[in-house]
């Protein structure tokens, strides 16, 4: 300098190929239950790298960037 692959709640992962309500565990918080605490049940909060186009609608598709990880040189 070439080229592949990733990037979604505090962690961690699904959806992308087929554009249309963004899943699912964990954690946190709220409750039950406990003399408390664990543990189990039951509710909740929280996320789609940035930036710009296509489109009635973009996590998903099109460029551009920034990160990362990996091959080649």
């Nucleotide at each position: 300098g070439g080229g592949a692959c990733c990037g979604u709640a505090g962690g961690g992962u699904a959806g992308c190929u087929u554009g249309g309500u963004a899943u699912c565990c964990u954690u946190g918080c709220g409750g039950c239950c406990u003399u408390g605490g664990g543990u189990g049940c039951c509710g909740u909060u929280g996320a789609c790298c940035u930036c710009g186009g296509u489109u009635c609608a973009a996590a998903u598709c099109c460029g551009a960037g920034c990160g990362g990880u990996c091959c080649c040189a």